[in-house]
Context: one part of a larger RNA
RNA sequence: UGACGGGGGCCCGCACAAGCGGAGGAACAUGUGGUUUAAUUCGAUGAUACGCGAGGAACCUUACCCGGGAUUGAACGUAAGCGGAAUAACGUCAAAAGAUGUUAGCUAGCAAUAGCCACUUACGAGGUGCUGCAUGGUUGUCGUCAGCUCGUGCCGUGAGGUGUCGGCUUAAGUGCCAUAACGAGCGCAACCCUUAUUGCCAGUUACUAACAGGUGAAGCUGAGGACUCUGGCGAGACUGCCGGCGUAAGCUGUGAGGAAGGUGGGGAUGACGUCAAAUCAGCACGGCCCUUACAUCCGGGGCGACACACGUGUUACAAUGGUGGGGACAGCGGGGAGCUACCCGGCGACGGGAUGCCAAUCCUGAAACCCCAUCUCAGUUCGGAUCGGAGUCUGCAACUCGACUCCGUGAAGCUGGAUUCGCUAGUAAUCGCGCAUCAGCCAUGGCGCGGUGAAUACGUUCCCGGGCCUUGUACA
Numbered sequence: 001u002g003a004c005g006g007g008g009g010c011c012c013g014c015a016c017a018a019g020c021g022g023a024g025g026a027a028c029a030u031g032u033g034g035u036u037u038a039a040u041u042c043g044a045u046g047a048u049a050c051g052c053g054a055g056g057a058a059c060c061u062u063a064c065c066c067g068g069g070a071u072u073g074a075a076c077g078u079a080a081g082c083g084g085a086a087u088a089a090c091g092u093c094a095a096a097a098g099a100u101g102u103u104a105g106c107u108a109g110c111a112a113u114a115g116c117c118a119c120u121u122a123c124g125a126g127g128u129g130c131u132g133c134a135u136g137g138u139u140g141u142c143g144u145c146a147g148c149u150c151g152u153g154c155c156g157u158g159a160g161g162u163g164u165c166g167g168c169u170u171a172a173g174u175g176c177c178a179u180a181a182c183g184a185g186c187g188c189a190a191c192c193c194u195u196a197u198u199g200c201c202a203g204u205u206a207c208u209a210a211c212a213g214g215u216g217a218a219g220c221u222g223a224g225g226a227c228u229c230u231g232g233c234g235a236g237a238c239u240g241c242c243g244g245c246g247u248a249a250g251c252u253g254u255g256a257g258g259a260a261g262g263u264g265g266g267g268a269u270g271a272c273g274u275c276a277a278a279u280c281a282g283c284a285c286g287g288c289c290c291u292u293a294c295a296u297c298c299g300g301g302g303c304g305a306c307a308c309a310c311g312u313g314u315u316a317c318a319a320u321g322g323u324g325g326g327g328a329c330a331g332c333g334g335g336g337a338g339c340u341a342c343c344c345g346g347c348g349a350c351g352g353g354a355u356g357c358c359a360a361u362c363c364u365g366a367a368a369c370c371c372c373a374u375c376u377c378a379g380u381u382c383g384g385a386u387c388g389g390a391g392u393c394u395g396c397a398a399c400u401c402g403a404c405u406c407c408g409u410g411a412a413g414c415u416g417g418a419u420u421c422g423c424u425a426g427u428a429a430u431c432g433c434g435c436a437u438c439a440g441c442c443a444u445g446g447c448g449c450g451g452u453g454a455a456u457a458c459g460u461u462c463c464c465g466g467g468c469c470u471u472g473u474a475c476a
Stems, first nucleotide, its partner, number of pairs: 001476002004472002007470007015460002019423005026315008034306002042053002064301006076124006087104007105116004126290002129288003135284002137279003140275001142273001147186006153162003166177003192267004197235007207224002211222003238261001241255001242253004304442001317416001321375007334363002338357002342353004382413001387408007429452007
């Protein structure tokens, strides 16, 4: 100087407490361990691995296994050369890839013969092989915590200290006062995006108050520039004003005004550094290793196995509910090998036609909710796993191993031990909708969007993590 203490003081955080809803019990989905396997490719492992890399494993992907091939390699570059007619059918090697045979045709050549996959030659290739403890780049975490430092000066023999400490204050090393310190930098804050209010300008595909037309109904039409909305430029919030407290910074008030009040809400933004943290399998790259193979092509299998253990989820155990009928209201988005109104067929998944839309124009209709009826507390009209049968769609192909539909079947489960997680407001809880990837889909995942919409916080003694000051010395 740090680090540590079941030392002390001060402070903060869904850290505890106060509440609400979960996990841990069940079934299933998914990831991991283990076991198994020819292979179950590889990585990630307390917090900071485990619905993670993977925002799409039937083939491909694919790196793994089995089998069959080819070796300048049907990935690619440079240089040189040759050709421009750059074939077809049938066999064999189980399949494919590749190789090969026969026949026909074509090209060159007098002919024998040679060639017919954009090739030949030369030099480079290629490696998801190893090392993340050789590295770049990127990332997680402490932590959006309030810290981390420097110049000059001063103090100390020196390591170093001071500044950065003290009092008050703040979300904040935020500020004020004090002060051998005076200043400064990286962080904080602000500048950025979005949301909440509004003025001006501009109106089409959006809107419809007035006028006119029109319908079964409808901004449907003429028209309008008011309203909503769209989107460009502005305004607006700064403790600015008032009362109280305070030297000040600031604190406080069911204060005023205001759409909004003290950082208005949300996002982006992550200091010096820590963990030899993660990644050589995104990419790049040093070194080492393979070169008829550890590179490469193809068929099939595997990554999907299953006594079991764990994590994350979905669905439930019901009446604040299930079922049947009727009625209402969003927002973010996506659409041409696409989204599809409407009509017809089918119980349905869907099929056949047909129309609009390269989209504020068309697709475009949400569910919880409300009303009516029924069920009456049961393993049930709860729950839907599992299994049988019949189908639809995508795709060369759904056996291993797709999703969906219909009929039948109807398992466990009656609220879950110790323990444990999330959340302070348009939040939790609950309800549906959209997107990326994508032929299809194992999506209950991820990322967004809106609808309905709570309870509680006395407080900081205790648990956990963190910040500042101080103290002790068994540690460096």